RNA sequence: UUCCUGGGUAGCUCAGCCGGCAGAGCGGGUGGCUGUUAACCACUUGGUCGGGGGUUCGAAUCCCUCCCCAGGAGU
Numbered sequence: 001u002u003c004c005u006g007g008g009u010a011g012c013u014c015a016g017c018c019g020g021c022a023g024a025g026c027g028g029g030u031g032g033c034u035g036u037u038a039a040c041c042a043c044u045u046g047g048u049c050g051g052g053g054g055u056u057c058g059a060a061u062c063c064c065u066c067c068c069c070a071g072g073a074g075u
Stems, first nucleotide, its partner, number of pairs: 002073007011026004020057001027045006050066005
């Protein structure tokens, strides 16, 4: 430097990816409980779905292109 494969979604770890409401756990906040903290319980808070373009009534999902991460192959 070229090619191939997997991945990029909430603050973190990841689901969803056979096109139709964007989710879980952890975390943050408030309240309850408790002498206090922790734990526990309730409520609540969360997003340019890596960027751009295309297809479609409708895209996280399909197509094109670019960027980043990991692995592999070739030179």